[in-house]
Context: one part of a larger RNA
RNA sequence: UUGGGCGUAAAGCGCGCGUAGGCGGCCCGGCAGGCCGGGGGUCGAAGCGGGGGGCUCAACCCCCCGAAGCCCCCGGAACCUCCGCGGCUUGGGUCCGGUAGGGGAGGGUGGAACACCCGGUGUAGCGGUGGAAUGCGCAGAUAUCGGGUGGAACACCAGUGGCGAAGGCGACUUGCUGGGCCGUAACUGACGCUGAGGCGCGAAAGCGUGGGGAGCAAAUAGGAUUAGAUACCCUAGUAGUCCACGCCGUAAACGAUGGAUACUAAGUGUCGGAGUUAUUCGGUGCUGAAGUUAACACAUUAAGUAUCCCACCUGAGUAGUACGGUCGCAAGGCUGAAACUC
Numbered sequence: 001u002u003g004g005g006c007g008u009a010a011a012g013c014g015c016g017c018g019u020a021g022g023c024g025g026c027c028c029g030g031c032a033g034g035c036c037g038g039g040g041g042u043c044g045a046a047g048c049g050g051g052g053g054g055c056u057c058a059a060c061c062c063c064c065c066g067a068a069g070c071c072c073c074c075g076g077a078a079c080c081u082c083c084g085c086g087g088c089u090u091g092g093g094u095c096c097g098g099u100a101g102g103g104g105a106g107g108g109u110g111g112a113a114c115a116c117c118c119g120g121u122g123u124a125g126c127g128g129u130g131g132a133a134u135g136c137g138c139a140g141a142u143a144u145c146g147g148g149u150g151g152a153a154c155a156c157c158a159g160u161g162g163c164g165a166a167g168g169c170g171a172c173u174u175g176c177u178g179g180g181c182c183g184u185a186a187c188u189g190a191c192g193c194u195g196a197g198g199c200g201c202g203a204a205a206g207c208g209u210g211g212g213g214a215g216c217a218a219a220u221a222g223g224a225u226u227a228g229a230u231a232c233c234c235u236a237g238u239a240g241u242c243c244a245c246g247c248c249g250u251a252a253a254c255g256a257u258g259g260a261u262a263c264u265a266a267g268u269g270u271c272g273g274a275g276u277u278a279u280u281c282g283g284u285g286c287u288g289a290a291g292u293u294a295a296c297a298c299a300u301u302a303a304g305u306a307u308c309c310c311a312c313c314u315g316a317g318u319a320g321u322a323c324g325g326u327c328g329c330a331a332g333g334c335u336g337a338a339a340c341u342c
Stems, first nucleotide, its partner, number of pairs: 003314003007296002012310001014201004021194003025088003028084003033080002035076002038074004043069001048066007091191001092188003096183004103177002106174004110154001114150008125136002162169002206247006215241002220236004258309006266287009291298002315342003324335004
């Protein structure tokens, strides 16, 4: 629990689809719920406003008058809501014609690098550091040449460039597939917006089963450093990182900024479309007007001006803890206090 807020002070759900609900374009007709008007009834008394009176005053008490307002009845206009198997086309959707793209899942292919193996040349070192050492090497290493195998990632292009709802997506090629933007204005005719619950997607790490394992690398071991060094540096190195399927459901999941619609100076880059090359539509940046802001800053991609819907906040700590519930194989997630202290 009214109100005021939610970029950075507490506060926007990680993101979407969508149920109930809330809200909803222009015109016509209708009803009369909101609305308006007057009258009546009623709403016990007290109370409230005005006047008068009684306690020495006052509070308090008594008497008279009165008003809105609730509810019911009567009436009115047709602004809003509502109703119409009435209409419309601007919102939304569909068709058609174009178009950009690392959007998604699958298949195939490639080169550089790296590691290992085999062979050639070749000899005493290599590696590593601030300096070293552990380590590797005469059983022939490092270096170099040829061949083979393997896994992972795709240099340059590369860009406040592109695509996606978000997470995210980058070698080439191929078939499958989602969405967007522009143009035209043929069709539909408000079919829309939001969205409690719900459902789905959701980086990394982690978990289960089975594969795979080049490089890197938690843990671990050793060498150094140091007063110590359970670190930083070095040498090794296992999970993991990769694939398939199934879980987990969290992040500074960030623009720390929910979604939709309309309106409100300009200037200047860039990407995609149309074009009569003037311009215009859609994205993405910077600088800035009005305005906003505690300031920083934001500023047609708003944090401006408004409307609709949802989520959330309400001093700090205790604490995202305990308990309960629920989900999970587990790790743990979601929901989420209090005593007490200041």